[in-house]
RNA sequence: GAACUAUAGCUUAGUUGGUAAAGCGCCUGGUUGAAGCCCAGGAGUGGGAAGUUCGAUUCUUUCUGGUUCC
Repeated sequence: GAACUAUAGCUUAGUUGGUAAAGCGCCUGGUUGAAGCCCAGGAGUGGGAAGUUCGAUUCUUUCUGGUUCC
């Protein structure tokens, strides 16, 4: 100097811009002598900032972190 990348606590999906999901984990209740399994329900998320747009995880710019190449 360049390319790629950043989504829930962890691992990931989603898109040619249209109300953000899954598995595991976590919480509450049921069940149990207790725990596990199981059943019902719940909380929790787009790295920061700006721009475009009626509308941005998605497009643009910049900053930050990570990986790779020169």
Molecule: transfer RNA
Organism: marine eukaryotic metagenome